[in-house]
Predicted 3D model of a 92-nucleotide RNA (c-di-GMP-I riboswitch aptamer) from Candidatus Brocadia carolinensis. NCBI's taxonomy places the organism under Bacteria, Pseudomonadati, Candidatus Brocadiales, Candidatus Brocadiaceae, Candidatus Brocadia.
RNA sequence: CUACGAUAAAGGCAAACUGCGGGUGACCGCAGGACGCAAAGUAAAGGGUCUUGUACUUACAGGGACGUAUGUAAGACAGCCUUACUGCCGAA
Numbered sequence: 001c002u003a004c005g006a007u008a009a010a011g012g013c014a015a016a017c018u019g020c021g022g023g024u025g026a027c028c029g030c031a032g033g034a035c036g037c038a039a040a041g042u043a044a045a046g047g048g049u050c051u052u053g054u055a056c057u058u059a060c061a062g063g064g065a066c067g068u069a070u071g072u073a074a075g076a077c078a079g080c081c082u083u084a085c086u087g088c089c090g091a092a
């Protein structure tokens, strides 16, 4: 240095849930709280999942209001996988 990851040391993050706030929503921020995490650090590039109030297309059903599915568009998730970049420690 590369790979690897210990019943090691130092430090770190924080699921569910609760409170307050924001958003139509997925969800996000702060505080509490710890299920877990060696990248649970960063980036929505590929796949995936999810959302859309009074968005749009098409199909189906319906007397209609409207409902369901599909695609588009706009978004959410980095604690789903891949990818890119960066990073602490050092036993085997």
Stems, first nucleotide, its partner, number of pairs: 004090002012037002017032006035079001041085003045082003048077005055072002058069003
About this RNA
The coordinates come from a structure-prediction model, not an experiment, and the mean pLDDT is 82.